[in-house]
RNA sequence: GGGGCCGUGGUGUAACCUGGUUAUCAUACCUGCUUCGGGAGCCGGUGAUCUGAGUUCAAAUCUCAGCGGCCCCA
Numbered sequence: 001g002g003g004g005c006c007g008u009g010g011u012g013u014a015a016c017c018u019g020g021u022u023a024u025c026a027u028a029c030c031u032g033c034u035u036c037g038g039g040a041g042c043c044g045g046u047g048a049u050c051u052g053a054g055u056u057c058a059a060a061u062c063u064c065a066g067c068g069g070c071c072c073c074a
Stems, first nucleotide, its partner, number of pairs: 001073007010027003020057001028046003032042002050066005
């Protein structure tokens, strides 16, 4: 220098191809119930689409650019 893949709560992950309900589930954290207490279990809650632009009635999803990570070639 060229090419490929990936980026979603604190962590992991689904939804993307085929645009449309309140962005899924687990875990973590907080409250409560239970217990002598803790743990486990159960109820409820907090919390995320890497950034910008474009297309569209509507973008996590499609397009472009950038940033970051991994891999291959030179």
The RNA shown here (transfer RNA) has 74 nucleotides and comes from a Microcaldota archaeon. NCBI's taxonomy places the organism under Archaea, Nanobdellati, Microcaldota. It matches the Rfam family "tRNA". Rfam classes the family as a transfer RNA.